[in-house]
Context: one part of a larger RNA
RNA sequence: CUGGGCGUAAAGCGUGCGUAGGUGGUGAGUUAAGUCUGUCGUGAAAGCCCCGGGCUCAACCUGGGAAUGGCGAUGGAUACUGGCUCGCUAGAGUGCGGUAGAGGAGAGUGGAAUUCCCGGUGUAGCAGUGAAAUGCGUAGAGAUCGGGAGGAACAUCAGUUGCGAAGGCGGCUCUCUGGACCAGCACUGACACUGAGGCACGAAAGCGUGGGGAGCAAACAGGAUUAGAUACCCUGGUAGUCCACGCCCUAAACGAUGCGAACUGGACGUUGGGAGCAGUCAGGCUCUCAGUGUCGAAGCUAACGCGUUAAGUUCGCCGCCUGGGGAGUACGGUCGCAAGACUGAAACUC
Numbered sequence: 001c002u003g004g005g006c007g008u009a010a011a012g013c014g015u016g017c018g019u020a021g022g023u024g025g026u027g028a029g030u031u032a033a034g035u036c037u038g039u040c041g042u043g044a045a046a047g048c049c050c051c052g053g054g055c056u057c058a059a060c061c062u063g064g065g066a067a068u069g070g071c072g073a074u075g076g077a078u079a080c081u082g083g084c085u086c087g088c089u090a091g092a093g094u095g096c097g098g099u100a101g102a103g104g105a106g107a108g109u110g111g112a113a114u115u116c117c118c119g120g121u122g123u124a125g126c127a128g129u130g131a132a133a134u135g136c137g138u139a140g141a142g143a144u145c146g147g148g149a150g151g152a153a154c155a156u157c158a159g160u161u162g163c164g165a166a167g168g169c170g171g172c173u174c175u176c177u178g179g180a181c182c183a184g185c186a187c188u189g190a191c192a193c194u195g196a197g198g199c200a201c202g203a204a205a206g207c208g209u210g211g212g213g214a215g216c217a218a219a220c221a222g223g224a225u226u227a228g229a230u231a232c233c234c235u236g237g238u239a240g241u242c243c244a245c246g247c248c249c250u251a252a253a254c255g256a257u258g259c260g261a262a263c264u265g266g267a268c269g270u271u272g273g274g275a276g277c278a279g280u281c282a283g284g285c286u287c288u289c290a291g292u293g294u295c296g297a298a299g300c301u302a303a304c305g306c307g308u309u310a311a312g313u314u315c316g317c318c319g320c321c322u323g324g325g326g327a328g329u330a331c332g333g334u335c336g337c338a339a340g341a342c343u344g345a346a347a348c349u350c
Stems, first nucleotide, its partner, number of pairs: 003322004007304002012318001014201004021194003025088007033081002035077008049065006091191001092188005097182003103177007110154001115149007125136002162169002206247006215241002220236004258317006266295012299306002323350003332343004
């Protein structure tokens, strides 16, 4: 490089937007670049291959033919691909009408609970464990009642419910704002798909500056356990967890399954729309679009399993893999305040 692959064996970039590029619906005309075809030229000789000839054969020599990825010129063909022109509406999009939603940002606000503080009642324990001890408490704890402060998270509703590209999103109200779905009509007229680079977003932890700090809790201290116990258990407890702004850019970032499109039996649930039917207005039945689940025909799969939400049958584009260890290491480069991230070998060895 080719081939074969990527749910679990090595392999789908964490996710999106999008540049170049690749790919591209339908009708007509035109062109003739790709494509097909005729002719001409060229493709030296030798060699290889085929048929002959010459040395007694062969090697060797020699005649003819064939072959020669191709390239160029010229004439023609026009189905397909491409270029150009004019159309179309089935892809895509826009407007109008509705619907659902923990989608995002900001501001405000509510109750329960924990902790702490003040006051009342009240007295000897509380807390904790397998059992204890450290710890708290007669300077009045724990319990209970009233008042106050502060931070963080939002029980029930809650649902293989919903929304979002992913990360993720859950009290309530308001403001701003993104997307999706459904129904019909009108409009644009291929405006599309993918996407190397690039850009943006990206849990937790971590970092910088400044706040905040109730609970929890790395580190740390003490008590236990134990042969030891730098742990598991207990009592404390600082970073952190929270907010603002700026970084970091990783993950079992998982559906371990890239995105888009088409096609291919069904059954049962559920969410959001629409239509029809029945209706004794409790609410039912059928169809349909979009989502989300379970089971399964065919088919696929090494098996497990997947199965209209495909891992089936195909097409377009991107990414990635190529035995284990060495190693996601070294070196170099880029990025970062740092931690480190990204890119990413080889010797050697089995």
Predicted 3D model of a 350-nucleotide part of an RNA (small-subunit ribosomal RNA, central domain) from an uncultured bacterium. The RNAcentral record of the full RNA draws on ENA, Greengenes and SILVA. The prediction has a mean pLDDT of 90.